[in-house]
The RNA shown here (transfer RNA) has 71 nucleotides and comes from a Candidatus Woesearchaeota archaeon.

Order: sequence, then C1' cells, then structure tokens
RNA sequence: GCGCUGGUGGUCUAAUGGCAUGACUUCAGCCUUCCAAGCUGACUAUCCGGGUUCAAAUCCCGGCCGGCGCA
Repeated sequence: GCGCUGGUGGUCUAAUGGCAUGACUUCAGCCUUCCAAGCUGACUAUCCGGGUUCAAAUCCCGGCCGGCGCA
C1' cells in the first nucleotide's frame, strides 16, 4: 500500500429500513434486628462526517480506531 472484518450505556450483548433489547454494575425504595439473597423502579448507549429514504444502528461514500490476511 491492497483486501476482508468489526466499532451500540461503566462492562458484555440483541436488533429483517419503523419505540435501541437483555444481563451485569451503579443509585433509590421494599423486605430483614443487621448483612447477604430476593422483589420493584431509575440513570446511562448506536465511532465521526456526508448521502439515499417519509423514516438509517441497519443501505451507500469518505474518514478514524482495532483485528486478520496478502505484498
């Protein structure tokens, strides 16, 4: 340099173009004499820019970062 692949809360993860899912963590409440466990609730996310579309995490183009391969 070329090709392939991936990027989603603090962590992991799902999502056929139509409300961004679940688990863990954190916080609050309930329960308990206390703790743990359990139950309920809350907060937090689509790598960046542009395009297509009524509508983009998803499709297209460019860029950044990681991984793999070729040279």
Its Rfam family is "tRNA". Rfam links the family to the GO term triplet codon-amino acid adaptor activity.